RNA sequence: GAUGAACGCUAGCGGCAGGCCUAAUACAUGCAAGUCAAGGGGCUCGCAAGAGCACCGGCGGACGGGUGCGUAACGCGUACACAACGUACCUCAGAGCGGGGGAUAGCAUCGGGAAACUGGUGGUAAAACCGCAUGGUGUUGGAGAGUGGCAUCACUUUUCAACUAAAGGAUACACUCUGAGAUCGGUGUGCGUCUGAUUAGCUAGUUGGCGGGGUAACGGCCCACCAAGGCGACGAUCAGUAGGGGGUGUGAGAGCAUGACCCCCCACAUGGGUACUGAGACACGGACCCAACUCCUACGGGAGGCAGCAGUAAGGAAUAUUGGACAAUGGGCGGAAGCCUGAUCCAGCCAUGCCGCGUGAAGGAUGAAGGCGCUCAGCGUUGUAAACUUCUUUUGGACAGGAACAAUAACCCCGACGUGUCGGGGCUUGAGGGUACUGUCAGAAUAAGCACCGGCUAACUCCGUGCCAGCAGCCGCGGUAAUACGGAGGGUGCAAGCGUUAUCCGGAAUCACUGGGUUUAAAGGGCGCGUAGGCGGUCUGAUAAGUCAGUCGUGAAAUCGCUGGGCUUAACCUAUGCAACUGCGAUUGAUACUGUCAGACUUGAAUGGGGUUGAGGCAGGCGGAAUGUGGCAUGUAGCGGUGAAAUGCUUAGAUAUGCCAUAGAACACCAAUUGCGAAGGCAGCCUGCUGGGCCUUGAUUGACGCUGAGGCACGAAAGCGUGGGGAGCGAACAGGAUUAGAUACCCUGGUAGUCCACGCCGUAAACGAUGGAUACUAGCUGUUGGGGGCAACUUCAGUGGCUAAGCGAAAGUGAUAAGUAUCCCACCUGGGGAGUACGAACGCAAGUUUGAAACUCAAAGGAAUUGACGGGGGCCCGCACAAGCGGUGGAGCAUGUGGUUUAAUUCGAUGAUACGCGAGGAACCUUACCAAGGCUUAAAUGUAGAUUGACAGGACAGGAAACUGUUUUUUCUUCGGACAAUUUACAAGGUGCUGCAUGGUUGUCGUCAGCUCGUGCCGUGAGGUGUCAGGUUAAGUCCUAUAACGAGCGCAACCCCUGUUGUUAGUUGCCAGCGAGUCAUGUCGGGAACUCUAACGAGACUGCCAGUGCAAACUGUGAGGAAGGUGGGGAUGACGUCAAAUCAUCACGGCCCUUACGCCUUGGGCUACACACGUGCUACAAUGGACGGUACAGAGAGCAGCCACAACGCAAGUUGGAGCGAAUCUACAAAACCGUUCUCAGUUCGGAUCGGAGUCUGCAACUCGACUCCGUGAAGCUGGAAUCGCUAGUAAUCGGAUAUCAGCCAUGAUCCGGUGAAUACGUUCCCGGGCCUUGUACACACCGCCCGUCAAGCCAUGGAAGCUGGGGGUACCUGAAGUCGGUGACCGCAAGGAGCUGCCUAGGGUAAAACUGGUAACUGGGGCU
Repeated sequence: GAUGAACGCUAGCGGCAGGCCUAAUACAUGCAAGUCAAGGGGCUCGCAAGAGCACCGGCGGACGGGUGCGUAACGCGUACACAACGUACCUCAGAGCGGGGGAUAGCAUCGGGAAACUGGUGGUAAAACCGCAUGGUGUUGGAGAGUGGCAUCACUUUUCAACUAAAGGAUACACUCUGAGAUCGGUGUGCGUCUGAUUAGCUAGUUGGCGGGGUAACGGCCCACCAAGGCGACGAUCAGUAGGGGGUGUGAGAGCAUGACCCCCCACAUGGGUACUGAGACACGGACCCAACUCCUACGGGAGGCAGCAGUAAGGAAUAUUGGACAAUGGGCGGAAGCCUGAUCCAGCCAUGCCGCGUGAAGGAUGAAGGCGCUCAGCGUUGUAAACUUCUUUUGGACAGGAACAAUAACCCCGACGUGUCGGGGCUUGAGGGUACUGUCAGAAUAAGCACCGGCUAACUCCGUGCCAGCAGCCGCGGUAAUACGGAGGGUGCAAGCGUUAUCCGGAAUCACUGGGUUUAAAGGGCGCGUAGGCGGUCUGAUAAGUCAGUCGUGAAAUCGCUGGGCUUAACCUAUGCAACUGCGAUUGAUACUGUCAGACUUGAAUGGGGUUGAGGCAGGCGGAAUGUGGCAUGUAGCGGUGAAAUGCUUAGAUAUGCCAUAGAACACCAAUUGCGAAGGCAGCCUGCUGGGCCUUGAUUGACGCUGAGGCACGAAAGCGUGGGGAGCGAACAGGAUUAGAUACCCUGGUAGUCCACGCCGUAAACGAUGGAUACUAGCUGUUGGGGGCAACUUCAGUGGCUAAGCGAAAGUGAUAAGUAUCCCACCUGGGGAGUACGAACGCAAGUUUGAAACUCAAAGGAAUUGACGGGGGCCCGCACAAGCGGUGGAGCAUGUGGUUUAAUUCGAUGAUACGCGAGGAACCUUACCAAGGCUUAAAUGUAGAUUGACAGGACAGGAAACUGUUUUUUCUUCGGACAAUUUACAAGGUGCUGCAUGGUUGUCGUCAGCUCGUGCCGUGAGGUGUCAGGUUAAGUCCUAUAACGAGCGCAACCCCUGUUGUUAGUUGCCAGCGAGUCAUGUCGGGAACUCUAACGAGACUGCCAGUGCAAACUGUGAGGAAGGUGGGGAUGACGUCAAAUCAUCACGGCCCUUACGCCUUGGGCUACACACGUGCUACAAUGGACGGUACAGAGAGCAGCCACAACGCAAGUUGGAGCGAAUCUACAAAACCGUUCUCAGUUCGGAUCGGAGUCUGCAACUCGACUCCGUGAAGCUGGAAUCGCUAGUAAUCGGAUAUCAGCCAUGAUCCGGUGAAUACGUUCCCGGGCCUUGUACACACCGCCCGUCAAGCCAUGGAAGCUGGGGGUACCUGAAGUCGGUGACCGCAAGGAGCUGCCUAGGGUAAAACUGGUAACUGGGGCU
């Protein structure tokens, strides 16, 4: 785009078309074929005229109308042919029409039967029937002549013989014969006409002939005889499907699909057979018979055929009225009037399609109301839309008028001539229909829906829902913010329709003729020889089959196209219209090319001569090394084997060694990127036989060529058969190992096999994943064989590498093409199912070849790219390993977590990157949890209004408290008000949910060296380059090279602390020198040197030197320097990853609660305790414990505070009480050092636990604080597997301070200093990371992907004992009607007939096979979940 459509929603009118696609299923009822009285006799009515009825007879019922069962066929289409034919009615021409005969319906009468119907007898007519006569041109036969053609032959003519005609009638019309025409048929032939080869052979009247029969006519159409043919790979036969064509839909066309309506042809008329009549039938509304079905019946018998028009039932998604009329067109009959006509013309139903019209038009902004939306009280949109004003009246309604279609015939009149014809006039005839059309009237009045709005694809928002409900043509939407579901508002598209479904074409170059491919995506046969076929070198001539041109015939009409015309337009209809119908046939020409024939040529091909080459093939012979075995000898304890072992062999002497013998198989070195062969494949040496290639020569033939469906031959390994052989190796098998297991990898053995001969098999990643042949198209460089050349070099044929153009999706290929062309063959058409099933062929078998479908998926696949990953590779780094030191894991306790428990044990954090984490302070509070009791706008604030001067507060009572109740009565004022409270309204509150809606913040990879951009260049593109390479660095740090050149975020540096020093400054800090003073102390005067404090500077940059290096840079016990190669430490964290963490810091979208999930209070809980884990503390002791003495820090904090000092207390502390808001006051630093003691023990180690007594904080230490004292004195004697930290002022060890804080469960966290090590060979390994490279079927990225069995459900399918259908064929039996043949004693004057009988046949029966379905216990695999 289309439709004979259907379904859903909707629906105003008209015109023109169309309307059982299914059950060729069954049919009630009515109608669809009659007519003629001018052929005949009769009957009825009638006075008659006349009308009517059946019968005989004539013509028509073979047309018209329906359907598409069958048919793959001369059925259809097209073009020819009939010298092999017919044709009623019609036209033309010629001729004729004489005379007889016997019957039979009707009728009458007698019967049978329920009926349908029918019998006997009697008499009768014709244009019914039958003889006779006549007869030519007719037919047949004989004889003769002429003409023509296309083979048989045809035509004309002469003559002889035989045969054959008639009907009347009212003179309108009929009849007979012959010839011609027209029309309609019959027959034959060429070409065209679906699918299957998993249908390859078919055929007995079959193919042909002679003769006959039959027919309108040819013919095996039929019959007898003879011959053995005929068809088929150019697809016979068989099976399936199907009416064919003009046309129709689509398409640029070629095609593909289709065959409704209209036209032509065919076939059929319940299924099947048969003939009769007739001009024509084997006959839709005729006959006979068989069968099925239905109906009637008195059970004896009968009747019927809607695939005619209506209509009914059924089937189905689905298809109309039991209408009107013969007025027109046409048909039958008739002389005519006329009759008949479900053909036809009309009407009815249906939006089924096509076409046309309408549902109003103009103005109208307050941009109304309402709806919807929003950034929400103002906008946007619906929207000039509405209201309102003016105008119009198609359509619909009412009323009125009102066609064309009609031409005639008959009859009447006139005219003409041909006397029965023509022309003119008059009269008459309308189903549709009072319809089309026209006019008048009123009135916007009577008239809009459907689908869609994620992309494709025009059109967007809100609400609801929450992987539900649902949508979906493909991709895909929906799991709480859905433009995709449902609703709404708005919009888009089409419009009396709009969508959906189904089907066809297109897009699809996705079967490729036009117009595709085959290295890797599907696809080159394993390889050759060769048949058919296809294709084929140069020149000349002929021919004209292909080819091209002109002309003629045909190609029905309709359709399509063009130009006109008619309906108001269009659809539609139409023209003596045009064009077209791309075809077929005939004919005349042309001759380049192809073909054919003839002749010639040498360059393709082949042969000859000369030379050469090689693991080419076959057969025979020979050889040495190695191995095994046997013998002898030497010799002694192991051998062998592995990652390590064991099995195995060995004191009966192995392994090893020497000599001899023997067996089988394979041939080291040469050896190669080599050679040969068609491929498979071929390797010691020699001989014989044999195939090929190459070079050279240009002697011979003269296109002999290329390819090659079928076919034939060859064809690795494994395997099979028979017979040999068997050393080594070695499936199966056995044992030993490995392992969770190990039917494996490894080891020890070992059978088939491997080897030979003969015969099978016929497959391989049979690969260059690349069919063969020929020609052409830049180069460079190896190598093999031959020729030329002194050589350089050159030339043929092979075999390699790299590249140009070109090609290619790219990878790549590139004279050995995957380039440019030609020829031939093979093969492909999404993945799976499946190279499976069935069938067939081959095979001994194994199996091979050929080779589907159902079903299922929305992909499967190729090449390349970026990542990620690898028990891949290379380079490099890190306390990553190693080297060391100290720990954890064992004990007790502290603390956090899990688990368990509980009314609650609030919540969060969970590998690394949770677990002394949020929490840097849980007794109440905190607190979010639980129990109980209570409150309901309650805290704060604001705005507006109103009221009051009270409430609040105090006291008392109840109560666990919150709270409740009682009582008490105290504002200020400048009188404007202020203040406070109450109340009302509006704004509450939530540690409730979602960290997977978010902001912010944070952890981690990782302080790892990376992550990117602009321009350019490369690539079809993703993308690459830069960022790679060679060096170097801590570093993408820098250098060199470079299709890259630059730049950004990171690195580094800039910042802070610390290490040296200068300048400035000098209190609260300092004190060298001077002075004073003290038992002593910078205590005082003073000093500004030093230390220190804190601001500004300097200093370090591979700057200098040496060596190496192109450079960057590196090395050095170098110099100098406080410091040397980033001096040490901190802050600083690229692009990003983990939907990482946090809604409980805070903020915030959405959701949820609102006398509660909000708020207040008391008590409890977060502190539980069989257990498990993490992080720590203290220890286990002598490098130690205890006691005594002595010494040295830094940083930080302090007023509800730090607290000197004194007193008291054993102590925690208490009571007094100076100083200090702090460089001024407050704090014993501890390890260390010096002494004493303990002497290796569960101890003078260790301190848990428990008892008692206290102190302090605080409303309050019971659950549940810390500390002190006395007593008690547990485990633990250095910790399994495993695991952590640390590279220098570090580890280890020692103490100190601070935040939080009333106090403190702090052994935590964060800082501060004191003492102060060991070790690093090195990068193989573990972990993590970076760069380059490689493979990938991964991309949620290896915690990936993914295979097979098993379990379960569903689906289709193969096999299958069987069961049950279908169509076709064969054989035999039987056999109706009927034609034909025979007979026919009976009937008939006769023609003929009844009857009997033979052949054939529809149908029926029987039998054995083949083909093809359905179903089936059981069974096989497959697909989906």